[in-house]
Overview: A computed fold for a 74-nucleotide RNA from Fibrobacteria bacterium GUT307, annotated as transfer RNA. The sequence was found in a public genome assembly. Its mean pLDDT, the model's own confidence on a scale to 100, is 80. Its Rfam family is "tRNA".
RNA sequence: GCGCCUGUAGCUCAGCUGGAUAGAGUGUUGGCCUCCGAAGCCGAAGGUCGCGCGUUCGAAUCGCGCCAGACGCA
Numbered sequence: 001g002c003g004c005c006u007g008u009a010g011c012u013c014a015g016c017u018g019g020a021u022a023g024a025g026u027g028u029u030g031g032c033c034u035c036c037g038a039a040g041c042c043g044a045a046g047g048u049c050g051c052g053c054g055u056u057c058g059a060a061u062c063g064c065g066c067c068a069g070a071c072g073c074a
Stems, first nucleotide, its partner, number of pairs: 001073003005069003010026004019057001028044005050066005
């Protein structure tokens, strides 16, 4: 340099063919429970969906460019 894949919550990831409030586990935190903890139960906060532009009535999802990372080829 070329090809291909990945980028979504602090962390690990789902979200597949464009649509309704963007989710799960774990972590953090409040409460219940307990003599105190752990476990368990109930709740809350936390997201420019890597960045920008475009297509569309509508984009995490499609197209283009860039950035970062992994792999292959040279």